[in-house]
RNA sequence: GGCCCCAUAGUGAAGCGGUUAACACACAAGCCUUUCACGCUUGCGACGCGGGUUCGAAUCCCGCUGGGGUCACCA
Repeated sequence: GGCCCCAUAGUGAAGCGGUUAACACACAAGCCUUUCACGCUUGCGACGCGGGUUCGAAUCCCGCUGGGGUCACCA
């Protein structure tokens, strides 16, 4: 340098053009408990950036950024 893959709450992880962006753990509050833990309820919190297509984009396309894989070059 070429090609391919990936990027979503603190962490993991669904989504496959029309969802209130689900879920688990974590975190906060409450309940329970003599206390803690467990358990229950509620809450907080996310689509890497910029364009394009579309009535409508987390989702499709392009570029950039970051990460990974592979091939080549580097004698």
Predicted 3D model of a 75-nucleotide RNA (transfer RNA) from a Bacillota bacterium. Lineage of the source: Bacteria > Bacillati > Bacillota. It was read from a public genome assembly. Model confidence (mean pLDDT): 82 of 100.